[in-house]
Context: one part of a larger RNA
RNA sequence: GACGAACGCUGGCGGCAGGCUUAACACAUGCAAGUCGAGCGCCCUGCUUGCAGGGAGCGGCAGACGGGUGAGUAACGCGUGGGAACGUACCCUUCGGUACGGAACAACAGUUAGAAAUGACUGCUAAUACCGUAUACGACCUCCGGGUGAAAGAUUUAUCGCCGAAGGAUCGGCCCGCGUUAGAUUAGCUUGAUGGUGGGGUAACGGCCUACCAUGGCUACGAUCUAUAGCUGGUCUGAGAGGAUGAUCAGCCACACUGGGACUGAGACACGGCCCAGACUCCUACGGGAGGCAGCAGUGGGGAAUAUUGGACAAUGGGCGCAAGCCUGAUCCAGCCAUGCCGCGUGAGUGAAGACGGCCCUAGGGUUGUAAAACUCUUUCAACGGUGAAGAUAAUGACGGUAGCCGUAGAAGAAGCCCCGGCUAAUUUCGUGCCAGCAGCCGCGGUAAUACGAAAGGGGCAAGCGUUGUUC
Numbered sequence: 001g002a003c004g005a006a007c008g009c010u011g012g013c014g015g016c017a018g019g020c021u022u023a024a025c026a027c028a029u030g031c032a033a034g035u036c037g038a039g040c041g042c043c044c045u046g047c048u049u050g051c052a053g054g055g056a057g058c059g060g061c062a063g064a065c066g067g068g069u070g071a072g073u074a075a076c077g078c079g080u081g082g083g084a085a086c087g088u089a090c091c092c093u094u095c096g097g098u099a100c101g102g103a104a105c106a107a108c109a110g111u112u113a114g115a116a117a118u119g120a121c122u123g124c125u126a127a128u129a130c131c132g133u134a135u136a137c138g139a140c141c142u143c144c145g146g147g148u149g150a151a152a153g154a155u156u157u158a159u160c161g162c163c164g165a166a167g168g169a170u171c172g173g174c175c176c177g178c179g180u181u182a183g184a185u186u187a188g189c190u191u192g193a194u195g196g197u198g199g200g201g202u203a204a205c206g207g208c209c210u211a212c213c214a215u216g217g218c219u220a221c222g223a224u225c226u227a228u229a230g231c232u233g234g235u236c237u238g239a240g241a242g243g244a245u246g247a248u249c250a251g252c253c254a255c256a257c258u259g260g261g262a263c264u265g266a267g268a269c270a271c272g273g274c275c276c277a278g279a280c281u282c283c284u285a286c287g288g289g290a291g292g293c294a295g296c297a298g299u300g301g302g303g304a305a306u307a308u309u310g311g312a313c314a315a316u317g318g319g320c321g322c323a324a325g326c327c328u329g330a331u332c333c334a335g336c337c338a339u340g341c342c343g344c345g346u347g348a349g350u351g352a353a354g355a356c357g358g359c360c361c362u363a364g365g366g367u368u369g370u371a372a373a374a375c376u377c378u379u380u381c382a383a384c385g386g387u388g389a390a391g392a393u394a395a396u397g398a399c400g401g402u403a404g405c406c407g408u409a410g411a412a413g414a415a416g417c418c419c420c421g422g423c424u425a426a427u428u429u430c431g432u433g434c435c436a437g438c439a440g441c442c443g444c445g446g447u448a449a450u451a452c453g454a455a456a457g458g459g460g461c462a463a464g465c466g467u468u469g470u471u472c
Stems, first nucleotide, its partner, number of pairs: 001471003005468005012344006018337002020302001025300003029297003034061003039058002042055006068255003077180007086172002091168008099133004108123006139148003153160002181227003188218003193215008230252004234245004257278005280291004308334001310333003316330001317328004347377004357368004381413001383408005391399001416461005421442003427456005437444002
């Protein structure tokens, strides 16, 4: 000097920021991801009788983003610079197409099992759900003869879609060079291990996997092991070199009760999806079930310590939708906290009989001190009354009757904390008597203590001031 700080005393206002560093401990409750009737059938309600609204389903897109956390990870994880053997929904551009059929399954109805969660059976049904045939500019396979493979319609008639292919954009997967903590009181490590061939697998290269073959590969330029740790842009400090650090904001990575696994999908091995195992909690009719806040609030616990179970989708952005719109604890705001930074105020001028009081005194006086009183003013901020935005574009403002502006009254409502032996700015008296105590270091205190305690005075900083901790 700095701080995501804490503690003690004190505390007027505003702006801007920040706010579980500890138990990746456990979580009551609410909310945090839906949307589409312009894909489809059914049911219900209301009637103005052909319209409106609602519900559970089938179907589509989205739930892989956004938000959280830093447990793990010393690694191509990250940073930086390169590379070739890849994918990419939605979006843009271009070319071509969108023909004819079929069988189901939910919903629904009936029966039935169960305490529930949830099922089972029978029957009926639609589609942009599923399947077949036809066609094939491209595409794919090929032994170069040939072979394979597509589509979906809706509508308010404006359009919105669907299929094949090529290119683009964006995003991602993969590989490599270099850099990236400490320990040798860790010296040897390795068997899919190192390479090859055949095969498999992947979007893609590859021991990625497998069979066989060879015996390699790494290592004192520190392998292996152990400990610690998310990395970076940055941040703090410093003249710099460097040292320390990685809160907030931004990029990347990893994780989502613990461990494992795949499914769906353009994309996940998926925080608020599924399955299995485990620990824990809850419900149960004991047969069986349900759950996962490291989302936003909030609770218990831990701790020196860290906030509201708030408002709104008005703006920005995201998902769905032709749209109207719906959803959005992302976000924008408000609340709490001197946690920090910055700004402002707590009045200004005049005022000596240098008043009273306090303190000291050589008892003359000195000092507090122009300080007060008194007089003359001002009204920032706060208060009260009025008016009242920008942020929004024709409309729509949570913030908010907020900011700002105008007016009213009155010095009125607003100062503390630490220190005064030296370092180090600032001294006297009394009390105490190696006691009580102080102390960062040196050191003070045993009867005249500028060092303890109090007072007066003084010094410093100031809505803060000190202490502690950490770091340069």
Overview:
The part of an RNA shown here (small-subunit ribosomal RNA, 5' domain) has 472 nucleotides and comes from an uncultured bacterium. Its Rfam family is "Bacterial small subunit ribosomal RNA". The full RNA is in RNAcentral, with records from ENA and Greengenes.